[in-house]
RNA sequence: UGCGGUCGCUCCGCGCCUUCGGGCGCGGAGAGGAAAGUCCGAGCUCCCACGGGCAGCAUGCUCGCUAACGGCGAGGCGCGGCGACGCGACGGAAAGUGCAACAGAGAAUAGACCGCCAGGCCUCUUCGGAGGUCGGGUAAGGGUGAAACGGUGCGGUAAGAGCGCACCGCUCCGCCGGCGACGGCGGAGGCACGGCAAACCCCAUGCGGAGCAAGACCAAAUAGGGGAGCGGAGAUGCGGGCCGCCCGUCCCGCUCCGGCGUCCCUUCGGGGGCGCCGGACCGCUUCCGGGUAGGUUGCUCGAGGCCGGCGGCAACGCCGGUCCUAGAGGAAUGACCGCUACCCGGCCUCGUGCCGGGGAGACAGAACUCGGCUUA
Numbered sequence: 001u002g003c004g005g006u007c008g009c010u011c012c013g014c015g016c017c018u019u020c021g022g023g024c025g026c027g028g029a030g031a032g033g034a035a036a037g038u039c040c041g042a043g044c045u046c047c048c049a050c051g052g053g054c055a056g057c058a059u060g061c062u063c064g065c066u067a068a069c070g071g072c073g074a075g076g077c078g079c080g081g082c083g084a085c086g087c088g089a090c091g092g093a094a095a096g097u098g099c100a101a102c103a104g105a106g107a108a109u110a111g112a113c114c115g116c117c118a119g120g121c122c123u124c125u126u127c128g129g130a131g132g133u134c135g136g137g138u139a140a141g142g143g144u145g146a147a148a149c150g151g152u153g154c155g156g157u158a159a160g161a162g163c164g165c166a167c168c169g170c171u172c173c174g175c176c177g178g179c180g181a182c183g184g185c186g187g188a189g190g191c192a193c194g195g196c197a198a199a200c201c202c203c204a205u206g207c208g209g210a211g212c213a214a215g216a217c218c219a220a221a222u223a224g225g226g227g228a229g230c231g232g233a234g235a236u237g238c239g240g241g242c243c244g245c246c247c248g249u250c251c252c253g254c255u256c257c258g259g260c261g262u263c264c265c266u267u268c269g270g271g272g273g274c275g276c277c278g279g280a281c282c283g284c285u286u287c288c289g290g291g292u293a294g295g296u297u298g299c300u301c302g303a304g305g306c307c308g309g310c311g312g313c314a315a316c317g318c319c320g321g322u323c324c325u326a327g328a329g330g331a332a333u334g335a336c337c338g339c340u341a342c343c344c345g346g347c348c349u350c351g352u353g354c355c356g357g358g359g360a361g362a363c364a365g366a367a368c369u370c371g372g373c374u375u376a
Stems, first nucleotide, its partner, number of pairs: 002339006009030009032363001036374002039372005044211004056207005061075005076090001077088004091202002096200002098196002113142002115138003119134006150168006169191001170189008215297004225288008237254005255280011304323008342358006348351001
């Protein structure tokens, strides 16, 4: 690495048996390179959704690949390495705000600590100068730092300084090459604009939410809702608060019923207005709808795997052939044994020989499905 055997487990098909729960027999199928983390991107499903904006999050050189991506390929630039090669959150620091420990004189309106230079004053003097001090000049040298306001050299100067010049760097312009990122060449300008955006921020682009326990269908028992009918009782219900939908309780209003008080009318039987209190229910039959348990589905054929050819630097695409490879669901995929590809050791008659040993372990383990990334 592959094949086989024995005993188990789950599911499926067929047959038999059944006390209807299931059992037995035969046959078939049964984890991974990550099935994992759930970090990105999609399919699918439901909810929401005219459109636009704020907030938030993500991405951030170019071209391509792809269903899509924050993935992959090729390239550019930068950094590291002698090199093969490796790494890069690689838009903006002249929109604004902010930050820079320690050290250091000074950290962005630069900065005189040491040193250097000319001058004034004082002291000493071997009369050349030396030392001290004062206010200046100087960013060349030293020193600090991750970083000190372009670099090297020549000239220049009291000493210095892009102060001047050459080269390098930088900025701007033009031409050429490249689809592009970008590169090359030439010209102009003494040089402005230090670093950090993995600080806030600005710019560009993208992003609705929840997830198969999504969702769809069938549908008991019990309770509750609605319609119709019957019976009892004095009685009949309706609307609102009330929401995405349904229902209950509660509250309010109208209507109806009963009782009480008061006023008016009266043909004396009663009728009416106003106010207060209480009530508008119970039982049975039948039908309907929602919905729970439970069951079915979604569910495994898919942006699919393998082989070959062609195109492309490649990612990848196209064409042809071939294969079907878990769909369980509180959740099966296990244990033992034999042989083998292969590996290790030994032996000689060196044959791809003989003998012996190993032939497994680790990480882990499907739960709607793919493409990636990451980790083990």